[in-house]
Molecule: transfer RNA
Organism: Telmatocola sphagniphila
RNA sequence: GGCGACGUAGCUCAGGGGUUAGAGCAGACGCUUCAUAAGCGUCGGGUCACUGGUUCAAAUCCAGUCGUCGCUA
Numbered sequence: 001g002g003c004g005a006c007g008u009a010g011c012u013c014a015g016g017g018g019u020u021a022g023a024g025c026a027g028a029c030g031c032u033u034c035a036u037a038a039g040c041g042u043c044g045g046g047u048c049a050c051u052g053g054u055u056c057a058a059a060u061c062c063a064g065u066c067g068u069c070g071c072u073a
Stems, first nucleotide, its partner, number of pairs: 001072007010025004018056001027043005049065005
């Protein structure tokens, strides 16, 4: 250089056009306990990498850019 995969919450990931963007872990608070741990409940936390395009509607499709990983000359 060429090809491919991936980029979504602090972390690991789901969601593959349709109206509020989710789970687990982590965090805060509460319940429980003499207390801690465990357990249960509630809550907060997101410019869906960026730019443009398609569409009535884009995290999702298309193009480009950036980044990570892999294969290859």